Transfer RNA from Didymosphenia geminata, 72 nucleotides, folded computationally.
The source organism's lineage runs through Eukaryota, Sar, Cymbellales, Cymbellaceae and Didymosphenia.
Model confidence (mean pLDDT): 82 of 100.
Its Rfam family is "tRNA". The family's RNA type in Rfam is transfer RNA.
RNA sequence: GCAUAUAUAACUCAGAGGUAGAGUGUAAUCUUGCCAAGAUUAAAGUCAAGGGUUCAAAUCCCUUUAUUUGCU
Numbered sequence: 001g002c003a004u005a006u007a008u009a010a011c012u013c014a015g016a017g018g019u020a021g022a023g024u025g026u027a028a029u030c031u032u033g034c035c036a037a038g039a040u041u042a043a044a045g046u047c048a049a050g051g052g053u054u055c056a057a058a059u060c061c062c063u064u065u066a067u068u069u070g071c072u
Base pairs, nucleotide, nucleotide: 001071002070003069005067006066007065010024011023012022013021018055026042027041028040029039030038048064049063050062051061052060
C1' cells in the first nucleotide's frame, strides 16, 4: 500500500427497514441469627463519527476513525 471482518449498557453479545434487548455485573428491597445462595424491582445507550436513500435507518449506500486478520 491492497483486501476481509468488527464497532450496540460497566463487560460478553443479540437485534437482517417500523417503540433498542438478553446474560453477567451494579443499586435498593425481601428471605436467613450471620454469610453464601435465592426472589422482586430499578438504574445505566447521541447504536464509533459525518453525510446520503426512505414516510421511517442500529439495520441499506458513501466517506472517515479505531481495532482484527490476510497478502505484498